[in-house]
RNA sequence: AUAUUUUUUAGGAGAGUUUGAUCCUGGCUCAGAAUGAACGCUGGCGGCGUGCUUAACACAUGCAAGUCGAGCGGGGUGUUUUAUGCACCUAGCGGCGGACGGGUGAGUAACGCGUAGGUUAUCUAUCUGGAAGUGGGGGAUAACCUGGGGAAACCUGGGCUAAUACCGCAUGUGGUUGGUGGGUUAUGUGCUCAUCAAUUAAAGCUGGCUUUUUGCUGGCGCUUCUGGGUGAGCCUGCGUCCUAUUAGCUAGUUGGUGGGGUAAUGGCCUACCAAGGCUAGGAUGGGUAGCCGGCCUGAGAGGGUGGUCGGCCACACUGGGACUGAGACACGGCCCAGACUCCUACGGGAGGCAGCAGUGGGGAAUAUUGGACAAUGGGGGAAACCCUGAUCCAGCGACGCCGCGUGAGGGAAGAAGGCCUUCGGGUUGUAAACCUCUGUCAGGUUAGGAAGAAGGCGUGUAGGUUAAUAGCCUAUACGUUUGACGGUACUACCAGAGGAAGCCCCGGCUAACUCCGUGCCAGCAGCCGCGGUAAUACGGAGGGGGCUAGCGUUAUUCGGAAUUACUGGGCGUAAAGGGGGCGUAGGCGGCUUGGUAAGUCCUAGGUUAAAGACCAGGGCUCAACCUUGGGGUUGCCUAGGAUACUGCUGGGCUAGAGUCUGGGAGAGGGUAGUGGAAUUUCCGGAGUAGCGGUGAAAUGCGUAGAUAUCGGAAGGAACGCCGGAGGCGAAGGCGGCUACCUGGACCAGUACUGACGCUGAGGCCCGAAAGCGUGGGGAGCAAACAGGAUUAGAUACCCUGGUAGUCCACGCUGUAAACGAUGAGAGCUCGGUGUGGUGGGAGUUAAUCCUGCUGUGCCUAAGCUAACGCGUUAAGCUCUCCGCCUGGGGAGUACGGUCGCAAGGCUGAAACUCAAAGGAAUUGACGGGGGCCCGCACAAGCGGUGGAGCAUGUGGUUUAAUUCGAUGCAACGCGAGGAACCUUACCUGGGUUUGAACUGUGGGUGUUAUCCCUGGAAACAGGGAGUUCCCUUCGGGGACGCCUACAGAGGUGCUGCAUGGCUGUCGUCAGCUCGUGUCGUGAGAUGUUGGGUUAAGUCCCGCAACGAGCGCAACCCUUGCCCUCAGUUGCCAGCGGGUUAGGCCGGGCACUUUGAGGGGACUGCCCCGGAAAGCGGGGAGGAAGGUGGGGACGACGUCAAGUCAUCAUGGCCUUUAUGUCCAGGGCUACACACGUGCUACAAUGGCCGGUACAAAGGGUUGCGAAGCCGCGAGGUGGAGCGAAUCCCAAAAAGCCGGUCUUAGUACGGAUUGCAGGCUGCAACUCGCCUGCAUGAAGGCGGAAUCGCUAGUAAUCCCACAUCAGCUACGGUGGGGUGAAUACGUUCUCGGGCCUUGUACACACCGCCCGUCACAUCACGAAAGCUGAUCAUACCCGAAGGCGGUGAUGCCAACCCGUGAGGGGGGCAGCCGACGACGGUAUGGUUGGCGAUUGGGAUGAAGUCGUAACAAGGUAGCUGUAGGGGAACCUGUGGCUGGAUCACCUCCUUU
Repeated sequence: AUAUUUUUUAGGAGAGUUUGAUCCUGGCUCAGAAUGAACGCUGGCGGCGUGCUUAACACAUGCAAGUCGAGCGGGGUGUUUUAUGCACCUAGCGGCGGACGGGUGAGUAACGCGUAGGUUAUCUAUCUGGAAGUGGGGGAUAACCUGGGGAAACCUGGGCUAAUACCGCAUGUGGUUGGUGGGUUAUGUGCUCAUCAAUUAAAGCUGGCUUUUUGCUGGCGCUUCUGGGUGAGCCUGCGUCCUAUUAGCUAGUUGGUGGGGUAAUGGCCUACCAAGGCUAGGAUGGGUAGCCGGCCUGAGAGGGUGGUCGGCCACACUGGGACUGAGACACGGCCCAGACUCCUACGGGAGGCAGCAGUGGGGAAUAUUGGACAAUGGGGGAAACCCUGAUCCAGCGACGCCGCGUGAGGGAAGAAGGCCUUCGGGUUGUAAACCUCUGUCAGGUUAGGAAGAAGGCGUGUAGGUUAAUAGCCUAUACGUUUGACGGUACUACCAGAGGAAGCCCCGGCUAACUCCGUGCCAGCAGCCGCGGUAAUACGGAGGGGGCUAGCGUUAUUCGGAAUUACUGGGCGUAAAGGGGGCGUAGGCGGCUUGGUAAGUCCUAGGUUAAAGACCAGGGCUCAACCUUGGGGUUGCCUAGGAUACUGCUGGGCUAGAGUCUGGGAGAGGGUAGUGGAAUUUCCGGAGUAGCGGUGAAAUGCGUAGAUAUCGGAAGGAACGCCGGAGGCGAAGGCGGCUACCUGGACCAGUACUGACGCUGAGGCCCGAAAGCGUGGGGAGCAAACAGGAUUAGAUACCCUGGUAGUCCACGCUGUAAACGAUGAGAGCUCGGUGUGGUGGGAGUUAAUCCUGCUGUGCCUAAGCUAACGCGUUAAGCUCUCCGCCUGGGGAGUACGGUCGCAAGGCUGAAACUCAAAGGAAUUGACGGGGGCCCGCACAAGCGGUGGAGCAUGUGGUUUAAUUCGAUGCAACGCGAGGAACCUUACCUGGGUUUGAACUGUGGGUGUUAUCCCUGGAAACAGGGAGUUCCCUUCGGGGACGCCUACAGAGGUGCUGCAUGGCUGUCGUCAGCUCGUGUCGUGAGAUGUUGGGUUAAGUCCCGCAACGAGCGCAACCCUUGCCCUCAGUUGCCAGCGGGUUAGGCCGGGCACUUUGAGGGGACUGCCCCGGAAAGCGGGGAGGAAGGUGGGGACGACGUCAAGUCAUCAUGGCCUUUAUGUCCAGGGCUACACACGUGCUACAAUGGCCGGUACAAAGGGUUGCGAAGCCGCGAGGUGGAGCGAAUCCCAAAAAGCCGGUCUUAGUACGGAUUGCAGGCUGCAACUCGCCUGCAUGAAGGCGGAAUCGCUAGUAAUCCCACAUCAGCUACGGUGGGGUGAAUACGUUCUCGGGCCUUGUACACACCGCCCGUCACAUCACGAAAGCUGAUCAUACCCGAAGGCGGUGAUGCCAACCCGUGAGGGGGGCAGCCGACGACGGUAUGGUUGGCGAUUGGGAUGAAGUCGUAACAAGGUAGCUGUAGGGGAACCUGUGGCUGGAUCACCUCCUUU
C1' cells in the first nucleotide's frame, strides 16, 4: 500500500553459469515444500495413521449371507410316567434377505461426473399417518415311499401329503377403464367434483379370557385405497484433457403420422411420409483418462493430482442374453458361446479371490492363511438368539506425523593418546578420568489395576392399551449376566549410569580446513567444474558444520520461472510484422434523445452434503490424534430493485466516411506508332603489318589484307545530357518521343448523403530476378562449355571465344537482405532547416518575405530504449483489429497433406545432442584498412659477409665417453676472462663406506710431528723407526689426532613449468598510472584527445577537468675551453753549472702536465616567421650553440624468455652409491651443414734499408735494463723498480731512398719434412714459438645478406684480464691516420599517436568451413514379413425374449356333463425376424522387424584444401539456375547487416 465497519487478520527474498571485462536477451542448474514411495548406511521406546502405484495376471486351502419351527408337512436326537408330553436339531415346501455391506478402476471424453433445475412423463419392498376390509370354497405338488438310468454331477417313471404355496367365487370403502355434466387452469392426454356402466382383494399364526366354540380380546400378519418418508428412473442449462500432419460427418440419420414397448418421455422399436440434422465458437476421427468433495504447491491467480476417508459412476474370467423380483440384466444367481484350469469309467461334468487372509508370477516395491462379535452397524426372527473377513482389535514394516530417551552438576596436572606445528606450541577439550547426584524409557517369576457396558434376563413398582390383575409398550428399583483387545493403559516398588547414535557434508552457490596418499591415473560431479608431483574438489585421517532415530540418494509434482506473462512478457538490430492489396465471417466503433432491462450493479431467499481447511473451546500427562460450536464455501438458481456505461430498438445531427464542381503535377498502368546515338555483321573505297589483350603474357584475329579510317546497308536491344537523398505507384516496380484508353493522390469551392466507418481468420487478386511450356526473335552481354594464363594444384579470380538465357506473345511458377530488417487505422505531444505539388497575403508586381494544406529528407527537446539509436513520416503517450515469438543445433529437415509440367512452394515435427547460442556497447590486440610521425628502416654512400685457406662455436654423425647448458630476432669467438694432468661434471679400470670437507653426542685409545722400507699406475695396503702438548687442588680436566657407535653428511642427480636473486628482449621506445571531480545503468571514458611544437606525455594554447606519481630531461662520471690552489717521481721559458749528447745538476713552477676546486651555455642577446606563446630559421659573441661528444642510468609491463651447472632454496630421488679418492682416456673424433672471425687474392701493393710521432695499461711466485752468445726462438746476465722515477717498450700505418712490373708472381701463405727453443712432473693422443725447406686454394666471390651519419666508417699498431704455458685470429680498453653520402619517406623492417573494421581475447603463430577415412548413437527411406484396431459386404447363426402357429403331442383347478367326454385356457414342438462368437473378401489407421541406403549428432594430436571473420587478400550476404573432390565457383536480379578514396547533396557550428 491492499482487503475488512471495527477490534484485528493475511501478505511476494534469490543465487551460479555465455565475456578479458560490461549491460541486455536467453536457456540450463541450485537453495523450499510435498509423497501410498524405493534404495544405501544406521536403528532405543511409545502414540496415532498408513501399506500391490506393476499383471482388470493365474489362483491351492479356509472363511466372507443367511435366517425364520410363532407359515407347512415330514424326519431325527435326547428325556419321559411311553396315552403322550417336553426340549433340541433340521433336508424339503414357503416367507424375507442374497440389488445392502465389501472389492477394483478395465472400460468410459459420456448427461459419466460436478453444479443448478425439471418430471403436468414416473416407480418405490420394508417404515410411517389416515380410510376400509380380512367371508366362503377348490385342486395340486416337493419332502417321503417305490422303480429305472448314470463313474459322477444329476436325471427320470409311479404313488401319498401340508401350508401365510397355487386357483375360482362373494363383498367393493376405494382403485382402474369408458360415457355424461360442472368448477378451475399454465389451454395440456392437467387438477377437481357429481353421476352411470364395466372390472378388480385378502391368510393366517400366536398369547389371554372363556359358556370350549356361534364367542370376546392383545400382538404379529394379510388385502384395497390414500398421504408422508426414503430410495430410484428419465430430461434440461452450464462446466469438464491433447491433437487440424483428423475438415467434413450422418439412412433410424433429422422431423412427422399410426402402431408397439416401458413404471415413465422419447426413433426406444416398427410401417409410411418428408429431406432433413451436426460442423471452424472445431463436427467426425485419433490418443489419453473413472469424475468430484478434496490433497500437494503457490502471496495470489494459477499449476499438478484424485492413494487413504466421503459422494456418484462403471465393472465382476472374456463376450452375449434374459429370468425372478419393489428393486438386477445381478461379484460369492441362471442360460449360451469362447479361452483357461480341474475331475472322468471318455459318454460327460465342475469352476471363476477386482471379498478377508494366503500362494505363484510380475516388479525398485507394499503386511497375518491372527482374535472377537465385547462395542458400532447390517440381514432374519415376536423374541431369546443366529449370521456378519462390514466392523472392532491384535501382528508385521522408521512408510509418514507426533512425543520421549541415550543422563545431570562439579571437575585443569588443560592427563594420556590422536592430529597439526613456525618446534615455541596449538587442537581434540570439561571432553575423559575422578567426585556428587537423579532415575524418564527399556528390564524385574514384584504388587495393584481401570474406562470402553449401553443393554439382556429375573423379581417388583408405576403409567398406557384393554373387560383384564393376560399379553404388549414406557419409566424405574433391586438382583444377575455380557470385554476380542488384555492383566492392556495407568500407579507403586526393586535395581542401577547401568541397555540405547548415527548419517550426510566441509572449492563457489552453501554453514563448515588442515595433513598424508595419488599424479588427467584412480576417481568426483546438481551447475560451474576438480585430478598432468605441493589437490581445502579424488581416497584416508584429524578437526569442523548440519540434521538427528534417523540421515543421505533416486524418482515425481508445484515453487523459484514475469521461462506461455488474466493478474504479469514481447516482435528496428537479441527469437518474433504476413512480400503487397481487396474483401467474407468475426472483433471494435462519432454526437444527441426516447423506450427496454440482456450484460452490469444492489438487496433478499434457496442451495453450495458430511469430513477436510480456518477461528474459539474441550478430551487423551503434552503433541500428533479425536471431539463440540462458529464462521466461511469467491459458484448456480429464484424474487425484487437501479439505469450511468455496453447491448437491442425508435427518432434526430454532421466533426468520421463518401458524392459533386473547378484546377494543375507526375518515369502510375495498357496498346499502337515513331526517333537518333552507339555496338556488331555485311558490301564497297582507301590503306599496310600488325591488331587485340594483360600485372606480365598467351590463346584469338590478320598478307586469302585484319586493326585504325570513309561511305552504304541490315538487324536487335537499350534510351546519354535533362536527372535531383526530384516525382508516381499498395507492394513488386516505373525513365527517348507521339497518339489513344485508363487508375489513384493533391489543392480550392462549398452543394449533397447522414456513421454508410476501422481492422480483417479463411478466400481472391497482384507479385523483382532466375526457372519451366509453346511459338517467334537474337545486336550486345553471358551460366554451362572450350582454350590461354596464374598457381604446389586452380574444376576460380584475369584473358580469348561461346550456348541456354536475357527480348516479344500466350501460359505456368509464387519465391528474395520481397528491408525502413519497423503490420493497418485513429487521436494527442517543443522547435529548427531544405525540397516536390498547390492555395492565401504582402511586395516597385520582382527578387523575395509571411502564412495554410499535402508529400518527401536532415538536425534536435521531452519521453522511450540493453545500448545503438528513435524522436509529429516515433521505436514517445493511448485506443481498435490482424500476424508472429518462447534456448542453440538437429531443421525450414523427415513423414503426411496440399499446390506445381518440373524445379520446387506452403503447412511443418521428433529422437538425439550442447550449456550455451545471441544483441549492443567497452578495453585491447590484429588488418595484404586509413591518416600523422620516428629509427642506418629504406634510399644515397663507404667497407664487408656469402666463393678460398685457416681459426673458433654449433648442428649432425661417430664413440666406452665424445659431460652439461644456451636454440628466430634476443643460441651458435655464448656460460668459458684461457680443457695436456688438474680443471672435469663424462668414460674405462682400481680403491673406499660416518666417508674428501662440516656440526654434535657416547665409548675406547693415543700425543699426534717427522722419517724409512715393501707392493702398486696411483689412490691405497702392509711393516718399521721415532718423540712425548697445556693446566692441575695430582683425583683429574682441556685441546688435538685415531678407532667405533649414533644423529646426520654428500650429490654439477630431477624439476628455471614450485622459487629467490641475477640477466636478456621489446627499448633509452615515450610511454604507464593515480587522487578528486564530471559523464555513462555499466565495463569504462575524461584527464592522456584537439591546434602547434619537440629527441621526448618536451613545452605552449585550447578544453569538464584540476592536480599528482613512475618514466623523459636534469642532477653523476668522462671528454672539449678558461681560472684558482698545489708542484714530485712530472715540466724547462728565463738565470747559472756541466756533457760528444741528454732536465744531467743548481734553481724555478711561467708553460705542458698531474689532481682538487671553481667558471662557462641559459635560446641569455639581435633579426625574421608566427594572432600570441612555445617553437623554428638566421646572426653576433664564444673553446664550445640550441641535448656540445661519450658513458652510467632501462617506467607499468611482455615473452611460464634464460639460469636448480655461480649462489641460495621448496619438493622428489640416491646413501658399500647418483657420494668420495686415484690412474689412464675423453671434452681436441670427422663424409658433411651453418654462424662468427683471421689472412688473402696484390702495385693506394710486396720486399729491403733508413727515419719520426702515441695513449692507456701491467710488473715481487713479478717486470727484468745494459753487456755477452745464438741467423732466430732464445740463452746468459743481473742493474733498476712494489714503480708519473725502473722495466715490459719496438709503436705501426707514415715519411725518405731502392727494388719487383701484372706474373698464381719477389702476391698469397695453407700443408708437409727436417732441425731447434720455451713452459711444465709430463707436450703421443693434445701446447706455443724459431730457422731452413715445401709453396695448396685463392685473380674480389650466385641467390641472398651485415655494419656504419664524424673524429664515425675504413685502416694501423699498443696494452690488459684469464694465465706455468697456450690454441688470442677471441674479449676488453688505448691511441695514430682519417673519408664518402643522406634528394627524400613511395617501398622493406621495427616502433609511437589518432581513427576504422573484427566472428580475435592463449589476442592473426588468432579464429574457422566443408568433403573424405575410422568408431559410436538416435532417426528417415526401403522389396517385403508380421501384429493390433476400425469399417464395409456376405456366410454361419448359440442362448434368449418377441411375433406366428400350436391340426398332430401333453395338461389338476374354471364351465357343461351322473359319467365318458367336451369347451375354455396353457405347455411342448415347429416357423420367422433380431442376434454374440466364428468365417470369407476388401479397404483404412497404427505398431514391430527388415538386406540395403540417406543425411544428422558426437568423438584424441587423422587426410585434402582455405570458403568466412580485417577491403580475410575476388567485399560479403541473398532468391534462383548451372557447374565442381570439398569448402565453394559462375550467371542474373536484389540488400548493406561493406572497408577505403574522391565527388554531389543535406545538416550542425562560425

Predicted 3D model of a 1550-nucleotide RNA (small-subunit ribosomal RNA) from a Thermoanaerobaculia bacterium.
Taxonomically the source falls in Thermoanaerobaculia (Bacteria, Pseudomonadati, Acidobacteriota).
Model confidence (mean pLDDT): 83 of 100.
It matches the Rfam family "Bacterial small subunit ribosomal RNA".